[in-house]
Description: Model confidence (mean pLDDT): 82 of 100. The RNA shown here (transfer RNA) has 71 nucleotides and comes from a Minisyncoccales bacterium.

RNA sequence: GGGCCGUUAGUUUAGAGGUAGAACUAUAGUUCGCUAAACUAUAAACAGGGGUUCGAGCCCCCUACGGUCCA
Numbered sequence: 001g002g003g004c005c006g007u008u009a010g011u012u013u014a015g016a017g018g019u020a021g022a023a024c025u026a027u028a029g030u031u032c033g034c035u036a037a038a039c040u041a042u043a044a045a046c047a048g049g050g051g052u053u054c055g056a057g058c059c060c061c062c063u064a065c066g067g068u069c070c071a
Base pairs, nucleotide, nucleotide: 001070002069003068004067005066006065007064010024011023012022013021018054026042027041028040029039030038047063048062049061050060051059
């Protein structure tokens, strides 16, 4: 330098172009003699920029980062 794969809450991950889900974690509450546990509620994410489309996490291009192969 070139090819391919990946990037979604703090963490692990799901997601047929049409509402972004779950678990753990966090916060608040209930319960308990206290803590833990349990239960309930709440908050929290599409790597960045462009394009296509009525509509993009999903399709196309570029960039960044990580992995892998070739030179």

The RNAcentral record of the sequence draws on ENA. It matches the Rfam family "tRNA". Rfam links the family to the GO term triplet codon-amino acid adaptor activity.